Model confidence (mean pLDDT): 81 of 100. This is a predicted structure of a 131-nucleotide RNA (SAM riboswitch aptamer (S box leader)) from a Chitinophagaceae bacterium. The organism belongs to Chitinophagaceae, within Bacteria.
[in-house]
RNA sequence: CACUUAUCAAGAAAGGCAGAGGGAUAUGGCCCGAUGAAGCCUUGGCAACCCUACCGGAAUACUCGCCCGGUAGAAGGUGCCAACUCCAUCCUGCACGGUUGCGCAAGCGGCCUGGCGGAGAGAGAUAAGUC
Numbered sequence: 001c002a003c004u005u006a007u008c009a010a011g012a013a014a015g016g017c018a019g020a021g022g023g024a025u026a027u028g029g030c031c032c033g034a035u036g037a038a039g040c041c042u043u044g045g046c047a048a049c050c051c052u053a054c055c056g057g058a059a060u061a062c063u064c065g066c067c068c069g070g071u072a073g074a075a076g077g078u079g080c081c082a083a084c085u086c087c088a089u090c091c092u093g094c095a096c097g098g099u100u101g102c103g104c105a106a107g108c109g110g111c112c113u114g115g116c117g118g119a120g121a122g123a124g125a126u127a128a129g130u131c
Base pairs, nucleotide, nucleotide: 002130003129004128005127006126007125008124013043014042015041016040017039021032022031023030026089027088028087029086044081045080046079049077050076051073052072053071054070055069056068057067085123090120091118092117093116094115097112098111099110100109101108102107
């Protein structure tokens, strides 16, 4: 780098060095930033993916392990500590509005802006694993 699975609505900041950018990428928006951005270091914290203990399930001829679920913990390995992954973009649902086509009409459709949604797609991030 690639692939698989899970999660992404919650949570958690101080100090030092540094000195102008930063919020992944592109566009648009909106924010953060000289009352100090990125980055690095120290300390602290959050969380519970790995992990530890226990309980249950499934499976097995049987037991343990693997696997699934739950409860508790936090020593260790990661991760994280503005804003939902900051928001939109693609698809789609809803109601309103605008505009337009067909139709005698009832009605049936198209397009557009904005609004509210979807545990949707895509992309990304993190963990655990595989080659």